RNA sequence: UCGACGGGAGCAGACGGUCGCUGGCGCCCCUCGGGGCGCGAGAGGAAAGUCCGAGCUUCGCAGGGCAGGAUGCCGGGUAACGCCCGGUGGAGGUGACUCCGAGGAAAGUGCCACAGAAAACAGACCGCCGGACCCUCUUCGGAGGGCACCGGUAAGGGUGAAAAGGUGGGGUAAGAGCCCACCGCGCUCCCGGUAACGGGGGUGGCGAGGUAAACCCCAUUCGAAGCAAGACCAUGUAGGGAGGCGCAGCGUCGGCCCGCUGUGCAAGCAGCGAACCGGCGUCGAGAGGGCGGCCCGUCCGAGUCUCCGGGUAGGUCGCUCGAGGGUGUCGGCGACGACACUCCUAGAUGAAUGACCGUUGGCGCGGGGCGGGAUGACCCCCUCGCGAUGACAGAACUCGGCUUACGACCCGUCGAACCA
RNA sequence: GGCGGCGUAGCCAAGUGGUAAGGCAAGGGUCUGCAAAACCCUCAUCCCCGGUUCAAAUCCGGGCGCCGCCUCCA
Numbered sequence: 001u002c003g004a005c006g007g008g009a010g011c012a013g014a015c016g017g018u019c020g021c022u023g024g025c026g027c028c029c030c031u032c033g034g035g036g037c038g039c040g041a042g043a044g045g046a047a048a049g050u051c052c053g054a055g056c057u058u059c060g061c062a063g064g065g066c067a068g069g070a071u072g073c074c075g076g077g078u079a080a081c082g083c084c085c086g087g088u089g090g091a092g093g094u095g096a097c098u099c100c101g102a103g104g105a106a107a108g109u110g111c112c113a114c115a116g117a118a119a120a121c122a123g124a125c126c127g128c129c130g131g132a133c134c135c136u137c138u139u140c141g142g143a144g145g146g147c148a149c150c151g152g153u154a155a156g157g158g159u160g161a162a163a164a165g166g167u168g169g170g171g172u173a174a175g176a177g178c179c180c181a182c183c184g185c186g187c188u189c190c191c192g193g194u195a196a197c198g199g200g201g202g203u204g205g206c207g208a209g210g211u212a213a214a215c216c217c218c219a220u221u222c223g224a225a226g227c228a229a230g231a232c233c234a235u236g237u238a239g240g241g242a243g244g245c246g247c248a249g250c251g252u253c254g255g256c257c258c259g260c261u262g263u264g265c266a267a268g269c270a271g272c273g274a275a276c277c278g279g280c281g282u283c284g285a286g287a288g289g290g291c292g293g294c295c296c297g298u299c300c301g302a303g304u305c306u307c308c309g310g311g312u313a314g315g316u317c318g319c320u321c322g323a324g325g326g327u328g329u330c331g332g333c334g335a336c337g338a339c340a341c342u343c344c345u346a347g348a349u350g351a352a353u354g355a356c357c358g359u360u361g362g363c364g365c366g367g368g369g370c371g372g373g374a375u376g377a378c379c380c381c382c383u384c385g386c387g388a389u390g391a392c393a394g395a396a397c398u399c400g401g402c403u404u405a406c407g408a409c410c411c412g413u414c415g416a417a418c419c420a
Numbered sequence: 421g422g423c424g425g426c427g428u429a430g431c432c433a434a435g436u437g438g439u440a441a442g443g444c445a446a447g448g449g450u451c452u453g454c455a456a457a458a459c460c461c462u463c464a465u466c467c468c469c470g471g472u473u474c475a476a477a478u479c480c481g482g483g484c485g486c487c488g489c490c491u492c493c494a
Base pairs, nucleotide, nucleotide: 001416002415003414004413005412006411007410008409011407013360014359015358016357017356018355019354021042022041024039025038026037027036028035029034044392048403049402051401052400053399054398055397056226057225058224059223063296064295065294066293068222069221070220071219072218073087074086075085076084077083088102089100090099091098092097103217104216108215109214110211111210112209125157126156127153128152129151130150131149133146134145135144136143137142165183166182167181168180169179170178184206185204186203187202188201189200190199191198192197230317231316232315233314240308241307242306243305244304245303249282250281251280252279253278254277255276258273259272260271261270262269263268288300289299290298310493311492324343325342326341327340328339329338330337331336363387364386365385366384367383368382369381371380372379373378421490422489423488424487425486426485427484430444431443432442438474446462447461448460449459450458467483468482469481470480471479
């Protein structure tokens, strides 16, 4: 110098002037609708996506089980988290460094297309080897070849994403964890570490393919909805229409009335039965709602749910002081925590935060300077001109994170080239 | 502002890990004197970018676009 990697409670230029926009406060005018003047305030690092976690509010206060969702190496931080920090293991890079949804596949089930002989109870297509049979040669010991036969074999070829431990040696008819060494794997013991895990010894002799961002298992965890939550005031209307499911059963007493039977000339009396009303008792039923899906449990419960229709399109609160920001000291590797001092900074509701001019900072490019530093590659300073003055983007209840979009600068580290 | 759903050819759409069905339309061809009808053929970056897997339209994450619902009173 170029390229790369990491980081940056930091910057999204500053100051002044003119004209505007939206709230607040004060004063004045007014036709009570509003208007004028003055003072002071007025977007972000992501205000975004709405992906997580909370605060807050309502749901009769959220209990148990099932179902469902989420998370998933270890330790810590935090109000909490799927976030952050530190470590472990694995992967990538020459390196600085980066990435990882990283529990369980010897609990069970499913799947593994095509190709291939065979795809999970492995498997003989070619090959290799032995035997049988046939042919040729023969020095009669054998040698060579063929084969639509019988067996052995997972070394080699070929297929595939994957072929049932890998490499080397021994061994064998040929082969094979069949045997041995190393590596891998399982079990076990010791040591170190809070732990994940690491190191070492012994042993098994390979029986254990992949897939859980397939079902599933294990552990932890989760009530639901969301500021259009919700609270209050005002205005206004037809508490209108349709439909669903309910307001129960049994016993007993009383009332009312009916029927039948017996008796009686009849009125009536007695008995039995049913419906309705009321009281009491009892076992207890109960639609619908709280309570998101189901069951239980529990509370309300005589009404309740759905649809259609009707009215109002106003205001106040929630609303911004909060797990808040800044500085310093201390603790911690760090995330972060403790203490002291200090600061207050939009709260609008069809929704404001803008435009122009001047000066100037920083950056890039080009020119000038017997300006400076260095042996040098080169760097720095002064001055003049030109250039872009930016990119992403606009609060809507509030915080903590993540993700996505995006301009410039600074700091540190690594690699290469150049110079001495 | 909040909440939910969808995205497969020009249009309608099936496909829930193993070569992306089908219909309409469009283009080409056969047939015909020319057409129509019929028959045959063609037309897909499964919205985009990553990841899991041997393999992704499908499973997971992020982004983009479109659509729908949600005020108060009785």
This is a predicted complex of two RNAs, RNase P RNA and transfer RNA, with 494 nucleotides together.
It holds a member of the Rfam family "Bacterial RNase P class A". By type it is a ribozyme.